[in-house]
Context: one part of a larger RNA
Molecule: large-subunit ribosomal RNA, half B
Organism: Deltaproteobacteria bacterium
């Protein structure tokens, strides 16, 4: 240092985003308790008062035992410890207990009981399964699911135009079956008819989804608008509430609370953007929500300090991680733009310990932010494509009767009115008979058609005749038969439709029953379908997004005199347009201007002059163009078929569609002819495959041949892809991932510096006069790198972002103190301006701020930079995940530099710094002491007030200085501990609770708890903390030229600032230039390998041995010292530093002395009462200023510092 604890004088929230945290309170008994209020509540509100002990006694009770009353007693304190609520007011929100994100969000979220809606009659409805079956449920609308809202009061307003739901249904529309017509015949195919459900339509529906205006004028002050008008809507926000958890401007305005309030409450209220079951407004309780104020309280702070324990340190054991190229200074430059390595300078002996954390653009993790992938996932939906359910026509399973009405066949009837004619004459044919007692003509009722004249049928009555042929009239001539039209009426058979029946398929039940050709199931058919499912969800872009189209073309400029040539560079243009605006022949001359000329004017048509083109070209712009390329005529269709080639798209490879010139052959127009004519004066008007489709050769193939049709291929079109060489389709993601990018943004850097700031020149003005006391306009010229901003260099295998704390470093364009100068400077107090950076720039309110803003002081209350300084230093209010709400938004999902409330801040330091402490070497013998100072660091002071001076100098007057001298104060540095005061876990006392049998004496309970406290360390407490020299700046001068004057400067001289160097204090011989004095020690001794030399042995020799000397490496003695070692403490993490070491008072021991605490234990008497009279007793007093204790002072060797040990110059 760190963590957990204890304790603090004065203040008492000044801390701080916020009383975080820590302090206070705390049991029981009594007293008493506001305001609210759903009458329960709030209350343990709040605020008071008691509280041990000891002795008797009293009530209740079996009794354990609970409640008391009287008397006596003790302390600082009696729930003595331990356990035990801090309180109170105003707001938001949510009724409320409860649940929630197991591992950062307990919340205002969820849930709640209550409140509404909406389905649902039991084979129900919802939900699982592919079915069978299951759940709900062995339940049955007082049930059971689904939705939405949340006690409880007061309420819940206006819109059905959209979307949904429900209802309906005449039309429209609408699929498959079917049926009809087409299709020469099959047959594909096409087309009509009928036609469900949906849709369209027509109405309900809002506690279904949702929504709930604008403008203009007006009252005799002003405002304001009760009212008008008018636009428009489906309506146009009612009640209530509002600067809110909604309000952007915004710190709204007022009022309160403050010394001060970006707060908080109450009002107001022009609601960017409250608003009624996505509930509106209240509300008592209640809440580890949030927000604001008091009151107690306190080490949060002012502003520290001091103690206890674990740790850290140091011994000894054990023993990892994570990192890891490294041999690993400091500044000022470069440099991928932020260097320990580069280059300059400069520093700078080697090692090690213990701190610090400024840097390695420190580990850590292939940056979550942002882009980007034809990356992925998760969600949504009126993206695209399917599905599954759900509804819905057909058929099948599938029977039977019957009514009613369709179709078709067939079958019996019937009706059929121009005029003419007895008359109601369908056609066409045949016919000269035919009907009739099996009931004819009348006649009656009764239905019926009808052109109203009549006709026809039943039924009754009637009993014998009826019509036709002839003949009229007419286009046709009737009886009767046949066919056949058009109508209508009936029957039958098949058949479709709607309905009502049956029961025997089937379905239900255990049966009785019950349902019933429906269902249910199958196969079709259209609807409906984010319930699933797969999927897409464009490109350029001065990041992305938003825009915009620089995505296909043309014209000019950029374009730098070939060509070509880029930007989301300027500046226009295209996606068409003529049947004449094409083609040809011929003619002709525009704009304009001048003269002249009815109506007529500036301009209409007429004349005449002059007009390079100033007109005109269908449209852009460039080129271009005068017997045309511009204007008219006239006849016309070359705007034509077929075939090449070449430019251009597309410079210099390839490339498709288009676009254009030339050329060949046809044919054809104009002209007398030359000739011109493949579309417009050029240059822009354009589109592939695939689909569908048309033409056209009679070209090729099929289609059994041939004739006709078809099909197919080739050719030649027409309908499209404008992201224009042509994709098939939308959003969201903060629940998010994977890959990648510093190719690309957001923070700092870096260039620029528009903008910013300052500063300059010029000098229009104003300052009474007067530009320049002071301000200074347009204009012009810089400098700075503090705003914003551009640009994208550098980082995206990671350089932590605001703002606070801490600690600071540097700049000066100076807040203040110093020193000057001008003045619109009398004084004083001001304004502007030089010089100056040594110090010093402070407290509080709100607000996350910074930043503005207030309060009271001040000599002031300075601007800036430092990675918008500081996160391996803090915090964590903001800003910026994940959870939650309001207000917008958006169909949703979600989303807002809108707003609110909650939300993890991890690293054991390797180098290097950088703040302390070592130990070695080195300094040319060695030690022991003392000096010098080369350098280095300091701020060691700063500034203020009164007094004096002096009511003086100024001054009419009011006011009203200064030099200098004195005294204080504050900040700041430094000592200290005698005083105050903290601490004081040494010690001394009181005391709870327990446990050691009892009494002394003690153990735990935070040092149990509480009253003191010595020494020691301390701040809140005390001591100190002068000025003077020198060389300057601005600035003030003396002399004095250049330049016969002037002039402070050019030579030369004198003064001048808290600033610079010095005095003063600290380190400082490793200052490599390694310094200098003093004293002491040493310049010695001993042993001595290899190696040489020298003598001798032995050997023929080579070589082997022994003794002697020489001398080195090496060992050793001796030694001025110094270490260690043993007691300690003025020092101290280890070392180190200082003392002592028996010749000794080092430290412990004892005795004194000083001091703390407060009168130990025993003993003796007393004591309220009680008492079996033995005695029990809180607890008093005297022995006793006592015990007990001490880190301090002296005294005393009783104890321990014994013996030893190592280094260590010797030429």
């Nucleotide at each position: 240092c760190u963590g957990c604890g204890c304790u603090a004088a004065g203040g008492g929230a000044a801390c701080u985003c916020g009383g975080c945290a820590a302090a206070u309170u705390a049991g029981c008994c009594c007293c008493g308790u506001a305001u609210c209020u759903u009458u329960g509540g709030u209350a343990u509100a709040a605020g008071g008062g008691g509280u041990g002990c000891c002795u008797g006694c009293u009530u209740c009770g079996c009794g354990a035992g609970a409640a008391g009353c009287a008397g006596g007693u003790c302390g600082c304190a009696g729930u003595g410890a331990c356990u035990a609520g801090g309180g109170g007011g105003g707001c938001c929100c949510g009724a409320c207990u409860g649940u929630u994100u197991a591992u950062u969000a307990a919340a205002a979220a969820c849930a709640c009981a209550g409140g509404u809606c909406c389905c649902u009659g039991c084979a129900a409805g919802c939900u699982c399964g592919a079915a069978a079956g299951a759940g709900u449920g062995a339940g049955u609308a007082c049930a059971g699911g689904g939705a939405c809202u949340g006690a409880c009061c007061c309420c819940u307003g206006c819109u059905c135009a959209c979307u949904g739901c429900c209802a309906g249904u005449a039309g429209g529309u609408g699929a498959a079956a079917c049926u009809c017509c087409u299709g020469u015949u099959c047959a594909a195919g096409g087309g009509a008819g009928c036609u469900a459900a949906g849709c369209c339509c027509u109405g309900g529906u809002g506690a279904a989804g949702a929504g709930c205006g604008g403008g203009c004028c007006u009252a005799a002050c002003u405002c304001u608008g009760a009212g008008g008008c008018u636009c428009u809507c489906a309506u146009g926000g009612u009640a209530g509430c509002g600067u809110a958890a909604u309000a952007c401007c915004u710190u709204g305005c007022c009022g309160g609370u403050u010394u001060a309030a970006u707060g908080c409450c109450g009002g107001c209220u022009u609601g960017c953007a409250c608003c009624a079951a996505g509930g509106g407004g209240g509300u008592a309780a209640c809440g580890a929500g949030g927000u604001c104020c008091c009151c107690a309280c306190u080490g949060u702070c002012c502003c520290u300090a001091g103690c206890g324990c674990a740790g850290g340190c140091c011994c000894g054991g054990c023993g990892a991680a994570c990192u890891c190229g490294a041999u690993g200074c400091g500044c000022g430059g470069u440099g991928a733009a932020a260097a320990u390595g580069c280059c300059g300078c400069g520093g700078a002996c080697u090692u090690c310990c213990a701190g610090c954390g400024g840097g390695a653009a420190g580990a850590g993790a292939a940056g979550a932010c942002c882009c980007c992938a034809c990356g992925g996932a998760g969600g949504u939906u009126u993206a695209c494509c399917g599905c599954a359910g759900c509804c819905u026509g057909g058929c099948g399973c599938u029977g039977u009767g019957g009514u009613a009405u369709g179709g078709u066949u067939u079958c019996u009837g019937g009706a059929g009115u121009g005029a003419a004619g007895a008359g109601u004459a369908g056609g066409u044919g045949g016919g000269a008979g035919c009907c009739g007692u099996a009931g004819a003509a009348a006649u009656g009722u009764u239905c019926u058609c009808g052109c109203c004249a009549g006709g026809g049928a039943a039924c009754a009555u009637g009993g014998a005749g009826g019509c036709g042929c002839c003949a009229a009239u007419g286009g046709g001539a009737c009886a009767c038969c046949a066919c056949c039209c058009u109508c209508u009426a009936g029957g039958a058979a098949c058949u479709g439709u709607a309905c009502c029946a049956c029961u025997a398929a089937c379905u239900c039940g255990a049966a009785a029953g019950a349902g019933g050709a429906c269902a249910a199931c199958g196969c079709u058919u259209g609807g409906u379908g984010g319930g699933c499912g797969g999927u897409u969800c464009g490109g350029c872009u001065g990041g992305g997004g938003c825009g915009g189209u620089a995505c296909a073309c043309c014209c000019c400029u950029g374009a730098a005199a070939a060509g070509a040539u880029a930007u989301c560079a300027g500046g226009g243009g295209u996606a068409u347009c003529c049947a004449a605006a094409g083609g040809u022949c011929u003619g002709c001359u525009c704009a304009g201007g001048c003269g002249g000329g009815u109506c007529a004017g500036a301009a209409a048509u007429c004349c005449g002059c002059c007009g390079u083109g100033g007109a005109a070209u269908a449209c852009a712009a460039g080129g271009g163009u005068a017997a045309a390329a511009g204007c008219a005529g006239g006849c016309u269709u070359u705007a034509c078929c077929g075939g090449g080639u070449u430019u251009u798209g597309a410079a210099c490879a390839g490339c498709a569609a288009g676009a254009a010139a030339c050329c060949c052959g046809g044919u054809u127009g104009c002209g007398a002819a030359a000739g011109c004519a493949u579309g417009g004066c050029c240059u822009a008007g354009c589109g592939a495959a695939c689909a569908c489709u048309g033409g056209u050769g009679u070209g090729c193939c099929c289609u059994u041949u041939a004739a006709a049709g078809g099909g197919g291929c080739c050719c030649c079109g027409g309908u499209c892809u404008g992201a224009u060489a042509g994709u098939g389709a939308a959003c969201u993601u903060a629940c998010c991932c994977u890959g990648g990018g510093g190719g690309u943004a957001a923070u700092g850097g870096a260039u620029c510096c528009g903008u910013c700031g300052c500063g300059g020149g010029u000098g229009a003005g104003a300052g009474u006069c007067c530009a320049c006391a002071u301000c200074g306009a347009c204009c012009c010229c810089g400098c700075g790198g503090u705003u914003u901003g551009a640009u994208a260099c550098u980082u995206c295998g990671c350089c932590g972002u605001c703002g606070u704390c801490u600690c600071a470093g540097g700049g000066c364009a100076u807040c203040c103190u110093g020193g000057c100068u001008g003045u619109g400077c009398a004084u004083c107090a001001g304004c502007a301006g030089c010089c100056a950076a040594g110090g010093g720039u402070g407290g509080a309110g709100g607000u996350g701020u910074u930043a503005a803003c207030u309060c009271a002081u001040u000599a002031a209350a300075g601007c800036c930079c430092u990675a918008c300084g500081u996160u391996a230093g803090u915090u964590g209010g903001g800003u910026u995940g994940a959870g939650a709400a309001c207000g917008g938004u958006g169909c949703g999902a979600g989303c807002c530099a809108g707003u609110u409330u909650g939300g993890a801040u991890a690293c054991u330091a390797u180098c290097u710094g950088c703040u302390g402490g070592a130990a070695g070497u080195g300094u040319u013998g060695g030690u022991u002491g003392g000096c010098u100072g080369a350098g280095g660091g300091g701020a060691a002071g700063g500034u203020c007030c009164a007094g004096u001076c002096a009511g003086u100098a100024c001054g009419a007057g009011a006011g009203g200085a200064a030099c200098g001298c004195u005294g204080g104060g504050c900040c700041g540095c430094a000592g200290c501990c005698u005083c105050u005061g903290g601490u004081g876990u040494a010690c001394c006392g009181g005391u709870u609770g327990u446990c050691c049998g009892g009494c002394a004496g003690g153990g735990c309970a935070a040092c149990g708890c509480c009253g003191g406290g010595u020494a020691g360390c301390u701040a809140c407490g005390c001591u100190g903390u002068a000025g003077c020299c020198g060389a300057u700046a601005a600035g003030a001068g003396c002399u004095g030229a250049a330049g016969g004057c002037a002039u402070c400067u050019a030579a030369g001289c004198u003064c001048g600032a808290a600033g610079c160097g010095g005095u003063c204090c600290c380190c400082g011989a490793a200052a490599a230039g390694a310094g200098c004095c003093a004293a002491c020690c040493a310049u010695c001794c001993c042993c001595g390998a290899a190696c040489g030399c020298u003598u001798c042995c032995c050997g023929c020799a080579a070589g082997g041995g022994a003794a002697g000397u020489g001398c080195u490496a090496g060992g050793g003695g001796c030694g001025a010292g110094a270490g260690c070692g043993c007691c300690g403490c003025u020092a101290a993490a280890a070392g180190a530093g200082c003392g002592g070491u028996u010749u000794g008072a080092u430290a412990g021991g004892u005795c004194a002395g000083g001091g703390g605490u407060g009168u130990a234990a025993g003993g003796c008497g007393c004591g309220a009462g009680c008492u079996c009279c033995g005695g029990c007793g809180a607890g008093c007093g005297c022995u006793u200023c006592a015990g007990c204790c001490c880190a301090c002072u002296g005294a005393u060797a009783c104890u321990a510092a014994a013996a030893g040990c190592u280094c260590g110059a010797g030429g």